[in-house]
């Protein structure tokens, strides 16, 4: 030059005018200062606050799962270990138990879970037949064999000797495997170490299961306080008149008439309508305040740690509304600008995202 890794950052700028909205000041006009993200998103996990529910113990149900560290906490992070991927930098794994049980395994294929003889190789031993004086050969039959073909994701260790009728861990060398020990490591685990075993033990637990560990249930419309009318509730005071009739011993209630009250109306009759007034106490409702934005909080130095983080010490204060502010015109400029808007609040994760910038690294090619 060129291909690529990984990690961080920006997310048009600049200026006038004009407006919205938190808060200070201000008698008020006004003024002065904050005002969306890196994801504010999904609502997927973990936490804070709140509120209801719990003696304690067990069952169910659901998650998580290699070690070891962070962290308030996690299904996040870090750093290590085992596995596959990549020529490398890197990158990817629900990575506990398959020598307790139970289940699955399509198709293919002779045979798939105490394994199996379709071709194919071998007929040594045994029985028959034929030929041969016979040794022996040739057919059969009873068989061997998992080395070679083929099938299939998968055929029960590989590679050579040897050995055999012809095979075969049958034997024997290494190479894998397991078991126990020893050495390293904290530990997952490693080993050019040792000894034993010829290898007994095939996949599958995001199948049931087993084992270890975790988890109470609702959400800020949580949830606190403050509080009007109107209706209802309770206390006190006052008022509670007459006549008939039921019920009941009574006290007293309940029904009809008159009156008393209220509305129409200046009154009076009259007609409807209520069974009372007056002040006091709680609930609870529209309302209103809080709850809310200082916080596992930013940034800079230090110091510890491989890291993630953690200590200490300067400093800053940076959105907080409630039909819901964050925006418009206009001018200049570039490299013409994505994906997107808080609504309690943090820690992750995962998707969305036009361009560019830095810093570390790999591999190819070239030239000194």
């Nucleotide at each position: 030059g060129g291909a690529g890794u990984c990690g961080g950052c920006c997310a048009g700028a600049c200026a006038a005018c004009c407006g919205c909205u938190g808060c200070g000041c201000g008698c008020a006009a006004g003024c002065g200062u904050g005002g969306a993200g890196g994801a504010a998103a999904g609502u997927c996990c973990g936490g804070g606050c709140u509120c209801c529910a719990c003696a304690g113990g067990g069952c169910a149900a659901g998650g998580c799962g290699c070690c070891a560290g962070g962290u308030a906490a996690c299904g996040c992070c870090u750093g290590g270990g085992g596995g596959g991927c990549g020529u490398g930098a890197g990158c990817c794994c629900a990575c506990g138990g398959a020598a307790a049980g139970u289940g699955c395994a399509a198709c293919a294929g002779a045979a798939a879970g105490c394994a199996a003889a379709c071709c194919g190789c071998c007929u040594a031993a045994g029985c028959c037949g034929c030929a041969g004086c016979a040794a022996u050969g040739c057919g059969g039959c009873c068989g061997g064999u998992a080395a070679g073909g083929g099938u299939g994701a998968a055929a029960g260790g590989g590679u050579g000797c040897g050995g055999u009728a012809a095979g075969a861990g049958c034997g024997c060398a290494c190479c894998g495997c397991g078991u126990c020990g020893g050495u390293g490591g904290u530990a997952a685990c490693a080993c050019u170490c040792g000894a034993c075993g010829g290898c007994a033990c095939g996949g599958u637990a995001a199948a049931c299961c087993c084992c270890g560990c975790c988890u109470g249930g609702a959400g800020c419309a949580a949830g606190a306080c403050c509080a009007a009318a109107u209706a209802g509730g309770g206390a006190a005071g006052c008022a509670c008149g007459c006549g008939g009739u039921g019920c009941g011993c009574a006290a007293g209630c309940g029904c009809c008439g008159c009156a008393c009250g209220u509305a129409u109306g200046g009154c009076c009759c009259a007609u409807a309508c209520a069974g009372g007034c007056u002040u006091c106490c709680g609930g609870g409702u529209a309302g209103g305040u809080c709850g809310c934005u200082u916080g596992a909080g930013g940034u800079g130095c230090g110091c510890g740690g491989u890291g993630a983080c953690g200590c200490g010490u300067a400093u800053c204060c940076c959105a907080g509304a409630g039909g819901a502010a964050u925006g418009g015109u206009u001018g200049u400029c570039c490299u013409c600008g994505a994906c997107a808007g808080a609504a309690c609040c943090c820690g992750g994760c995962u998707u969305a995202u036009c361009g560019g910038c830095c810093g570390a690294c790999u591999c190819c090619u070239u030239u000194c």